A computed fold for a 74-nucleotide RNA from Spirochaetes bacterium ADurb.Bin269, annotated as transfer RNA. Its mean pLDDT, the model's own confidence on a scale to 100, is 82. The sequence is in RNAcentral, with records from ENA. Rfam family: tRNA. By type it is a transfer RNA.

RNA sequence: UCCCCUGUAGCUCAGUCGGCAGAGCAAGUGGCUGUUAACCACUGGGUCUGGUGUUCGAAUCACCACGGGGGAGC
Numbered sequence: 001u002c003c004c005c006u007g008u009a010g011c012u013c014a015g016u017c018g019g020c021a022g023a024g025c026a027a028g029u030g031g032c033u034g035u036u037a038a039c040c041a042c043u044g045g046g047u048c049u050g051g052u053g054u055u056c057g058a059a060u061c062a063c064c065a066c067g068g069g070g071g072a073g074c
Stems, first nucleotide, its partner, number of pairs: 001072007010025004019056001027043005049065005
């Protein structure tokens, strides 16, 4: 240099045939307990890597760029 995969909450990921952004874990509050842990209930947290475009509408489609992983070639 070329090709493929990938980027969504603090972490691991789902959602990727366009229509209100989710789960588990973690965190916080309350309950329970002599205390902690465990358990139960509740709560907060992301304009979806960035930009441009298409569209009534984009995490999702197109293009460009950036980050990560893998492969090929010299």